[in-house]
RNA sequence: GCCGGGGUAGCUCAAUGGCAGAGCAACGCAUUCGUAAUGCGUAGGUUGAGGGUUCAAUUCCCUUCCCCGGCU
Numbered sequence: 001g002c003c004g005g006g007g008u009a010g011c012u013c014a015a016u017g018g019c020a021g022a023g024c025a026a027c028g029c030a031u032u033c034g035u036a037a038u039g040c041g042u043a044g045g046u047u048g049a050g051g052g053u054u055c056a057a058u059u060c061c062c063u064u065c066c067c068c069g070g071c072u
Base pairs, nucleotide, nucleotide: 001071002070003069004068005067006066007065010024011023012022013021018055026042027041028040029039030038048064049063050062051061052060
């Protein structure tokens, strides 16, 4: 330099055009003499960045940054 994959909540990952979700973690409540466990609930997001297409973009297109693998 070329090709492919990836970047979404604190962490691990979903969501193939139509309200951005789950598990764990955090916080609150219940339970307990108390803690853990368990149950219920709450909060947490510029979907790496910028632009384009569309009534509507995590999703499609372009540019760009970062990570991983392959080729030379």
Molecule: transfer RNA
Organism: Nitrospirota bacterium